[in-house]
Molecule: Lysine riboswitch aptamer
């Protein structure tokens, strides 16, 4: 000088990169609830079984919140985060049992996945909003390569093309009985 491997700290990706908080509004909903009048048996309240309770239906007057969205603003970040699996708590009309879903917090796990957008099937949701996964072609940053055009400082840099994955890429620094 180069390489390799191991740690250390630092950088990009971007058609809305991620995540969280704030947040007018819209929806939720003329829906729950409430006031009055009027009526009274099945069946129903996540599904599958059991036992007690309790709630429901019409009609008008009046009338919500929460969960989910949300332009931007702010803040912490580039495995940023998202998901799956597991074990816990807690919801699902109370209340005693069993067994499965589903929601939600909180933990663990490198098991998935480099992004974000679109389309298409699923799921969560009241919801055509909105998330979440799977797939599909395309885009995009990055590395590598048998190739193939071009360029010129002749060993590199552009385009095209096939591949991979963030456990990745670039870059600094350390370390080594190493090559």
């Nucleotide at each position: 000088c180069g390489u390799u491997a191991u740690g250390a700290g630092a950088g990009a990706g971007g058609c809305u990169g991620c995540g969280g908080c704030u947040g007018a509004c819209a929806u939720c909903a003329g829906u729950a609830g409430g006031g009055c009048g009027c009526g009274u048996a099945c069946c129903c309240g996540g599904c599958g079984g059991g036992g007690a309770c309790c709630g429901g239906g019409c009609g008008u007057c009046u009338g919500a919140a929460a969960g989910g969205g949300g332009a931007a603003g702010c803040c912490g970040c580039c495995g940023a985060a998202g998901g799956g699996c597991c074990a816990g708590c807690g919801c699902c009309g109370u209340u005693c049992c069993c067994g499965c879903a589903g929601c939600g917090c909180c933990g663990g796990u490198a098991c998935c996945u480099g992004g974000g957008a679109c389309g298409c099937a699923g799921g969560a949701g009241a919801a055509g909003a909105u998330c979440c996964u799977g797939c599909g072609g395309a885009c995009u940053g990055u590395c590598a390569c048998a190739g193939g055009a071009g360029g010129c400082u002749u060993g590199c840099c552009u385009c095209c093309g096939u591949g991979g994955a963030g456990a990745g890429c670039u870059g600094u620094c350390a370390u080594g009985c190493a090559c």